[in-house]
Formats: sequence, C1' cells, structure tokens
RNA sequence: ACGACCGCCGGGAGAGUCCGAAGGGGUGAGAGCCCCGUCGGCGCCGAAGGAGCAACCGCCCCGGAAACUCUCAGGCCAACGGACCGGACGGUCGG
Repeated sequence: ACGACCGCCGGGAGAGUCCGAAGGGGUGAGAGCCCCGUCGGCGCCGAAGGAGCAACCGCCCCGGAAACUCUCAGGCCAACGGACCGGACGGUCGG
C1' cells in the first nucleotide's frame, strides 16, 4: 500500500399525529383551546439489537451464513434514531 473496528461527514425505507384515563404546563373572565410526557386498549411496521429456516462457503467435523421468516425488544407527524451505502479526515490494531 491494504484490511478490520471506532469516531467524524454525506445519503438512508416502512408503519397511528388512532381510542380511552388520570396528570403537568401555556393561554383565556369563563366555557374552552393548545402543548408535553405517563398508563391502558386496538390496529400496524421491519432496517438498532435478538431469534428461526438454510441457498451457499467449507473435503469432513467444528464453524460461517440473507435485505427471507418471527416480532421478544424497538418503532408508527416532524425531530431523534436507523440496517446498509459512500468519503481525499482522525485514531487503534493487524500486516
């Protein structure tokens, strides 16, 4: 040189702004309206993580193995997150 991982930068899908309850906050003379999370119910999604099947890799054993399947976990306005993809940047390790 190159490779792996981490960081940083860019891209990055799906599905509820559903129903109910008791709260907190804002506004208002009040009725009310708006916002926030919590709990419960029903419906839904797959691309954190996890589990299953196994085409395939491997002479065999051991082992590896999907974006398929499940939906435990997670998620269902936006934001955040996000498998994965890319990077002329930084770090560690291997070599």
Molecule: Glycine riboswitch aptamer
Organism: Candidatus Kaistia colombiensis